[in-house]
């Protein structure tokens, strides 16, 4: 890297470095950004997936250990289907792709 399973409408920012684009990919939209973004580091915080504790068990607790995360629903749409309808810049469901965790080979 690939595979399986689970979750993805909740939550949580300051400083330093640095100096141009960034929000995974692609197309469209929208947004962030020299009042310094994205990124990296430090500190702070959020969170119960694994661990750990309790329990017969669904579970509950715990940020101590392993991860993760801290603009916008995974920022929104795209593909398929459904509802309503005169009209869609409408609503809903699912898929695909992606992210994170755990697992097996």
């Nucleotide at each position: 890297a690939a595979c399986u399973u689970a979750u993805c409408a909740c939550g949580a920012g300051a400083g330093a470095u640095g100096g141009a684009g960034g929000g995974a990919c692609u197309u469209g939209g929208c947004c962030c950004u020299a009042u310094g973004a994205u990124a990296u580091c430090u500190c702070a915080g959020c969170a119960a997936c694994c661990g750990c504790a309790u329990g017969a068990a669904u579970a509950u607790g715990u940020a101590c250990g392993g991860u993760g995360c801290u603009a916008a629903u995974u920022c929104c749409a795209g593909c398929a289907g459904a509802a309503c309808g005169a009209a869609g810049u409408u609503u809903c469901u699912g898929a695909a792709a992606g992210a994170u965790a755990a697992g097996g080979a």
The RNA shown here (SAM riboswitch aptamer (S box leader)) has 105 nucleotides. The sequence was found by an Rfam model in a public genome assembly.